RNA sequence: GGCCCCAUAGUUCAAGGGAUAGAACGGAAGUUUCCUAAACUUUAGAUCCAGGUUCGAGUCCUGGUGGGGCUA
Numbered sequence: 001g002g003c004c005c006c007a008u009a010g011u012u013c014a015a016g017g018g019a020u021a022g023a024a025c026g027g028a029a030g031u032u033u034c035c036u037a038a039a040c041u042u043u044a045g046a047u048c049c050a051g052g053u054u055c056g057a058g059u060c061c062u063g064g065u066g067g068g069g070c071u072a
Stems, first nucleotide, its partner, number of pairs: 001071007010025004018055001027043005048064005
């Protein structure tokens, strides 16, 4: 240089073009307990950036950024 893959909560992962974008762990508050832990209840928190297609985009297309792989 060429080609391919990936990018969603703090972390690990879901999400067939129509969802209030979910789960687990973690965080916060509460109940319980003498205290802690555990358990239970509640709660906050995310789509890498910019365009495009579409009535509608996390999902499709283009470019960029970052990460990974193959190849010369």